[in-house]
């Protein structure tokens, strides 16, 4: 990077650093945001998939505003597992 399976209305946030702009595209709402969002870092925590394990549970990814923020669109997209 791509084939293919599975999942995306449950769950789970402190702090430090940064400074405008984010919530993946488009369009059209809506919300978050100098009382510091987003991003990054530590640390907590949550429990989806995969291994171990009889079990508590442990490790690996992965998550932790809003249904993937909504309604429409498109060769949509994220994550897990597997093959190549």
């Nucleotide at each position: 990077c791509c084939a293919a399976c599975a999942u995306c209305c449950a769950g789970a946030g402190c702090g430090g650093c940064c400074g405008a702009g984010a919530g993946a595209u488009c369009u059209g709402g809506c919300u978050c945001a100098u009382u510091g969002a987003c991003g990054c870092c530590g640390c907590a925590g949550c429990a989806a998939c995969c291994c171990g394990g009889a079990a508590a549970c442990g490790g690996g990814u992965g998550c932790u505003a809003c249904c993937g923020c909504c309604a429409g669109g498109a060769c949509c997209g994220a994550u897990g597992u597997c093959a190549g």

About this RNA: Model confidence (mean pLDDT): 84 of 100. The RNA shown here (SAM riboswitch aptamer (S box leader)) has 84 nucleotides and comes from a Candidatus Nanopelagicales bacterium. It was read from a public genome assembly, where an Rfam model found it. Lineage of the source: Bacteria > Bacillati > Actinomycetota > Actinomycetes > Candidatus Nanopelagicales. The model forms 96% of the base pairs in the Rfam consensus.